[in-house]
This record gives sequence, structure tokens and C1' cells, in this order.
RNA sequence: ACCAUCCGCGUGGGAGAGUUCGCCGGUCCAGUCGGGCCGGACGGCGCCGAAGGGGCAAAUCCUCCCCGGAACCUCUCAGGCAAAAGGACCGCGCGGGACAU
Repeated sequence: ACCAUCCGCGUGGGAGAGUUCGCCGGUCCAGUCGGGCCGGACGGCGCCGAAGGGGCAAAUCCUCCCCGGAACCUCUCAGGCAAAAGGACCGCGCGGGACAU
């Protein structure tokens, strides 16, 4: 000097599952019962998993035991189930730092 892994920022892409039932409020239609739409840190049941969180195997030391031991696997606590937002992960750009050379 250059620079992998890694970290941060910006940007593009980014799945799944009820826009369900009831209650309350607002609004519109009709203007008799009633119906439509929107909202609700409201309640019930059903469901999804790729924020986060929890759980675990093998490999792993000469042998044994213990500990450790990942995930888009699993649990579904949280979160989510029209749109919006969020979103693991991937691409590009900028910055930081740096193994090796």
C1' cells in the first nucleotide's frame, strides 16, 4: 500500500398465516327491523414464523466423563395473520478496522 472474515449506515429485493366471530365508538345508506365502511395497549377461537427470545445432536482432546456445542431445525413467550409498518436473509454503494500478501 492492498485486503478476506467482521461491524455500522444508506439503498433495492424479501415469505407465511382469518381484512374471522363478538362487543364498543365514529360515519354513511335506508329511514321499520337492518346493512356497509373505518377505528379500538377490547374479548374468543383458529392459524403463521424470517425481528427478538427459549431448546437440542454430531463432529469436537490419546481414552472415558463433565462442560461447551449452530440453524431459515424446533417451541411458539414475544411478534405477526387486507394495506402500511416490521422482516431473517441476499445484492450494490459508502465508512470503520483488519488475518493473509
Record summary
Predicted 3D model of a 101-nucleotide RNA (Glycine riboswitch aptamer) from Asanoa iriomotensis. Its mean pLDDT, the model's own confidence on a scale to 100, is 80. It was read from a public genome assembly, where an Rfam model found it. The model forms 90% of the base pairs in the Rfam consensus. NCBI's taxonomy places the organism under Bacteria, Bacillati, Actinomycetota, Micromonosporaceae, Asanoa.